Predicted 3D model of a 72-nucleotide RNA (transfer RNA) from a Minisyncoccota bacterium. Its Rfam family is "tRNA". Rfam links the family to the GO term triplet codon-amino acid adaptor activity. It was read from a public genome assembly.
[in-house]
RNA sequence: GGCCCUAUCGUCUAUCGGUUAGGACACAUCCUUCUCAAGGAUGGAAGCGCGGUUCGAUUCCGCGUAGGGUCA
Numbered sequence: 001g002g003c004c005c006u007a008u009c010g011u012c013u014a015u016c017g018g019u020u021a022g023g024a025c026a027c028a029u030c031c032u033u034c035u036c037a038a039g040g041a042u043g044g045a046a047g048c049g050c051g052g053u054u055c056g057a058u059u060c061c062g063c064g065u066a067g068g069g070u071c072a
Base pairs, nucleotide, nucleotide: 001071002070003069004068005067006066007065010025011024012023013022018055027043028042029041030040031039048064049063050062051061052060
């Protein structure tokens, strides 16, 4: 350098163009306990950037950025 794949809460991971963007772990508060741990309840927190298509984009397309793979 060519080609392919990937990018979503702090982390991991769902979401066949119309979802309050879901779950697990973590975190915060409360309950339980003499205390801690465990357990239970509740809560906050996310679409890599810029364009395009569309009535509508996390989802489809292009370019870029970052990571991975492969060929030389």